Predicted 3D model of a 73-nucleotide RNA (transfer RNA) from a Candidatus Micrarchaeota archaeon.
Its Rfam family is "tRNA". It is annotated as a transfer RNA.
Model confidence (mean pLDDT): 81 of 100.
RNA sequence: GCGAUUGUAGUCUAGUCUGGUAGGACUCUGCCUUGCCAAGGCAGUGGCCCGGGUUCAAAUCCCGGCAAUCGCA
Numbered sequence: 001g002c003g004a005u006u007g008u009a010g011u012c013u014a015g016u017c018u019g020g021u022a023g024g025a026c027u028c029u030g031c032c033u034u035g036c037c038a039a040g041g042c043a044g045u046g047g048c049c050c051g052g053g054u055u056c057a058a059a060u061c062c063c064g065g066c067a068a069u070c071g072c073a
Stems, first nucleotide, its partner, number of pairs: 001072007010026004020056001028044005049065005
C1' cells in the first nucleotide's frame, strides 16, 4: 500500500440480514434485610466509533473518515 472482518453503558454482549420505544448480565448509586460483612430483594444512573446522505422514521441502508484484528505485498 491492497483486501477482509469488527466497532453498542465502566466491562461483556443481543439486536443489523428483513429500518419502527435500544434489551440482558456484571459493575456503580440509594433503600430494605443483617449485630457487622457477604449473599439476597427493590429502585435508579449510564450506551449505538465520527461526519454526511436516503427516509415520515436509521444502531440497522448508502458514502467518506478513524480505530482494532487478520491476511497479502